RNAcentral holds the sequence, with entries from Rfam. This is a predicted structure of a 104-nucleotide RNA (Guanidine-I riboswitch aptamer) from Anaerocolumna aminovalerica. Lineage of the source: Bacteria > Bacillati > Clostridia > Lachnospiraceae > Anaerocolumna. The coordinates come from a structure-prediction model, not an experiment, and the mean pLDDT is 82. Its Rfam family is "Guanidine-I riboswitch aptamer". Gene Ontology term of the family: regulation of gene expression.
């Protein structure tokens, strides 16, 4: 590289923190202001192998077909306890490391 797929993506959650927006306070006469606050509810934003839903892929078995090859239908894509600690991003997390060290 290639074979092999405990397949990939896409939207959402459970979860995160605070760069931006918003909120509150405080300064200001007032500003498209400036500072602080994530121990602000909230938008943008990140966000599960073991959370959800979908498509596609895939394996099997059939059907029609101009029978090489294409098109289509079913069924099946299971199981899954798990630190510490480092990483990155403004920051932090069930992210990533990592179905990992361990456990049974």
């Nucleotide at each position: 590289a290639u074979u092999u797929a405990a397949g990939u993506u896409u939207u959402c959650u459970a979860g995160g923190g605070u760069u931006c927006c918003g909120u509150a306070a405080u300064a200001g006469a007032a500003a498209u202001u400036a500072u602080u606050a994530g121990u602000c509810u909230g938008g943008u934003c990140c966000a599960a192998g073991a959370g959800a839903a979908a498509a596609c892929g895939c394996a099997c078995a059939g059907u029609c077909u101009u029978a090489u090859a294409g098109a289509u239908u079913g069924u099946g894509u299971a199981c899954a306890c798990g630190g510490u600690g480092g990483g990155a991003u403004a920051a932090a997390a069930g992210c990533c490391u990592a179905g990992g060290a361990g456990u049974u």